[in-house]
Context: one part of a larger RNA
RNA sequence: CUGGGCGUAAAGCGUGCGCAGGCGGCUUUGCAAGACAGAUGUGAAAUCCCCGGGCUCAACCUGGGAACUGCAUUUGUGACUGACUGACUAGAGUAUGGUAGAGGGGGAUGGAAUUCCGCGUGUAGCGGUGAAAUGCGUAGAUAUGCGGAGGAACACCAGUGGCGAAGGCGAUCCCCUGGGCCUGUACUGACACUGAGGUGCGAAAGCGUGGGGAGCAAACAGGAUUAGAUACCCUGGUAGUCCACGCCCUAAACGAUGUCAACUAGCCGUUGGGAGCCUUGAGCUCUUAGUGGCGCAGCUAACGCAUUAAGUUGACCGCCUGGGGAGUACGGCCGCAAGGUUAAAACUC
Repeated sequence: CUGGGCGUAAAGCGUGCGCAGGCGGCUUUGCAAGACAGAUGUGAAAUCCCCGGGCUCAACCUGGGAACUGCAUUUGUGACUGACUGACUAGAGUAUGGUAGAGGGGGAUGGAAUUCCGCGUGUAGCGGUGAAAUGCGUAGAUAUGCGGAGGAACACCAGUGGCGAAGGCGAUCCCCUGGGCCUGUACUGACACUGAGGUGCGAAAGCGUGGGGAGCAAACAGGAUUAGAUACCCUGGUAGUCCACGCCCUAAACGAUGUCAACUAGCCGUUGGGAGCCUUGAGCUCUUAGUGGCGCAGCUAACGCAUUAAGUUGACCGCCUGGGGAGUACGGCCGCAAGGUUAAAACUC
C1' cells in the first nucleotide's frame, strides 16, 4: 500500500440547499498533458539474484552476467482520460394543457363540549373510590331551563388514504404561495450526480419580552394506601400547554435501512393521472407516478429483504474498529441560561 463493514451485532449526519473537490451521455476535428511503444544517456562500487573460481567444506573472498522495476532527452501512436473546437438529444431543465392533495403563511366565520357568571325551577345531598376520605353543598350545591363570557381543540367523514426534504400537516370559506404527477407537442442543448467546509429548516420540553388562560397539568398542598409511600389512586393546583416576536437545535428526529442512476420472475390490493375496448357497467384491459400485502432467483449469521432490495453494479459523501471509564474531563466554538457540538487519557475487565 492492498484487503472488511454500517436493518437488528460497533457503525447512515434529523433533513434539505449548495461553493470547493470528486465524478460525468452521444459524436467530429486537430492537440498530445496523462497513457502506451521504441531508441539514447544515466541509474558509482559493494549488497541481493544467476553461472563459475579460491581457502579440505561452509561462512568468507573473488571473476562474469543479470538486475537496479527510476530519472532525463528524443522518435512515434492516437484506442482511452484530459484540455480545445463543432454538432446531437436518450440525462437534466423550460413552456403549453390538464389534475389530486390535512403542503406552507395570513385573515374571517361556525357548531358540539368543558368551565365560569346571571336569572328561573327544585331539595339534600353531590363528588370520588377497590373501599374511603380530603373537597363542594341549606349563604341552596348536584340535577334541570334560558341567557351571557371566555379559551382551547375541531367528533362523524377517516382509509397499512393524501401532502411535505425531514420535523410534521386534519372544522368551513377567502387571499397570498411552494412542490408533485400525467399527456401530446415545442424549445434549451450535458446545463447532470454527489457534496468536506458553509448555510436554511428542524417534534416535545426549556429560555427572554409582552399578551392570554377554558380544560388539562410537572412542582406543590391535602386525603387515602402502606412497615414506610417524598409513588401508583383521589380532591385541589402553579409554571406550562395557547398567541406575537426572538432564542434553544436535541429525540427510539426510526424504515433503527445516506443520496442519485441502471439492470434483475411473478401474483393480489389501494391512491392520483392518461389511453384503448365494447356488452355503457359500481365494466374490462393496458400504461404511468405513489402506497401496501405475499412471493421466485439472489442475498443474509439468522430473523428476514426481495423492482419501494438488505439482489447485481456504478458515482459521491458520512460513519465503525472489544466492554467499562464516557458521549465524560480539558480546550475550542455556539448559547441569556439550561445546555449543545467537537472530543480524549489514566485506570480496569

Model confidence (mean pLDDT): 89 of 100.
The part of an RNA shown here (small-subunit ribosomal RNA, central domain) has 349 nucleotides and comes from an uncultured bacterium.
The RNAcentral record of the full RNA draws on ENA.